[in-house]
RNA sequence: CCGUGCUAGGCGGGGACGUAGCGGCGCCCUGAAUCCGCAAUCCGCUUUAGCGGGGCUGAAUUCCCUCCCGAGGGGUGCAGGCCCUGGGUCAGCGCCCCGUUGUCGGUGCUGAUGGCCCGGUCCCGUGGCGAUGGAGAGCCGUGAACCAGGUCAGGUCCGGAAGGAAGCAGCCUUAAGCGGUCCCCUCCAGGCGCGGCGGGAGUGCCAGGCCGGAGCCGAACGCGGAAGCCGCGGCCCGGGAAACCGACCUCGACGGAGGGUGCACGG
Numbered sequence: 001c002c003g004u005g006c007u008a009g010g011c012g013g014g015g016a017c018g019u020a021g022c023g024g025c026g027c028c029c030u031g032a033a034u035c036c037g038c039a040a041u042c043c044g045c046u047u048u049a050g051c052g053g054g055g056c057u058g059a060a061u062u063c064c065c066u067c068c069c070g071a072g073g074g075g076u077g078c079a080g081g082c083c084c085u086g087g088g089u090c091a092g093c094g095c096c097c098c099g100u101u102g103u104c105g106g107u108g109c110u111g112a113u114g115g116c117c118c119g120g121u122c123c124c125g126u127g128g129c130g131a132u133g134g135a136g137a138g139c140c141g142u143g144a145a146c147c148a149g150g151u152c153a154g155g156u157c158c159g160g161a162a163g164g165a166a167g168c169a170g171c172c173u174u175a176a177g178c179g180g181u182c183c184c185c186u187c188c189a190g191g192c193g194c195g196g197c198g199g200g201a202g203u204g205c206c207a208g209g210c211c212g213g214a215g216c217c218g219a220a221c222g223c224g225g226a227a228g229c230c231g232c233g234g235c236c237c238g239g240g241a242a243a244c245c246g247a248c249c250u251c252g253a254c255g256g257a258g259g260g261u262g263c264a265c266g267g
Base pairs, nucleotide, nucleotide: 001267002266003265004264005263006262009057010056011055012030013029014028015027020046021045022044023043024042034054035053036052037051038050063260064259065258066257067256068255072251073250074249075248076247078246080245081244083240084239085238086237087236088235089234090233092232093231094230097225098224099223100222102221103219104218105217106216107215114211115210116209117208119206120205121204122200123199124198125197126196128194129193130192132189133188134187135186136185138181139180140179141178142177148173149172150171151170156165157164158163
């Protein structure tokens, strides 16, 4: 160095959870890598850390160790990003206001802006008219057993008679009262309306007259200016949340590199 046969070992690994700790069933990641039984109200073990029973492979591409890479997992709010928010400051943008050039439109010599005058609208006082409500008068109806009137049957009274007298009921007409009444008339009332007269007030609005002789108004664009943190935004100082990205810490599969490691026999 080669061949044959054995043994150690290997036949997946990792994360979190769980546990005094280790491993497992379960979950997750990676990978392709045996069979049976037990097992999360747990199963088995004790720093030598699954237990029990089989099978395959087997000293090297396959076993062990170290380093590198790194899927993935866990942890930590870490002057970060992303998200929410407080305070201060700034007039950059928008909003709003003022002015202005030009364009456009409307209006204007049938007279613009402006000025003067007289009125109305507003307030007070005082009359007038009307409407409304109420009352009255008038008109109509009703209405008196007796203490209203007229006429008074019957009956009563006076008288010799003729004839008179008082007078109930009834009828008629009325008084007080009761009811009705479109309109006309009178009176009363006032959070009804219209107008007259007088006085006052007067920022505004409306209308009229006079002077005067060309502008006045509006929209958008452009330019300039003022105010104001209302909205947006810049800067500074903070506060909060932790799903995601990042950062840090940690574990770490697969993969890569390097190193290490038996026994027996024969050639």